[in-house]
RNA sequence: UGCAGAGUAGACCAUAAAGCGUUAAGUGCCGAGUGUACAGGGAGUUGACACACGGACGAAGGAAGAGAAUCCGCGGUUUUUUGGUCGCAUCCCGCUGCU
Numbered sequence: 001u002g003c004a005g006a007g008u009a010g011a012c013c014a015u016a017a018a019g020c021g022u023u024a025a026g027u028g029c030c031g032a033g034u035g036u037a038c039a040g041g042g043a044g045u046u047g048a049c050a051c052a053c054g055g056a057c058g059a060a061g062g063a064a065g066a067g068a069a070u071c072c073g074c075g076g077u078u079u080u081u082u083g084g085u086c087g088c089a090u091c092c093c094g095c096u097g098c099u
Stems, first nucleotide, its partner, number of pairs: 002098004010086005016080004020075003029055003033051004040093004061072003
């Protein structure tokens, strides 16, 4: 000098547990806004995520019971556990191996 490689947050799928909703919130979709994060360091999008607002769409209840509690379900439901798959948009530097 050149070539190759490692590594994160996280995302998705499955699993288990605890919740929430079933008086429809949540999830998913659209619009505009604000913010956050993105491998060891720096930068970082037209990508990702979060929040609050507006809009469209939209659902599975049942058992037993005097009632409440309870039980069985349901929801593209929330969080966490375990396993698996993928994994910095990109740029520079650094690290490892070879040259």
THF (Tetrahydrofolate) riboswitch aptamer, 99 nucleotides, folded computationally. Its mean pLDDT, the model's own confidence on a scale to 100, is 77.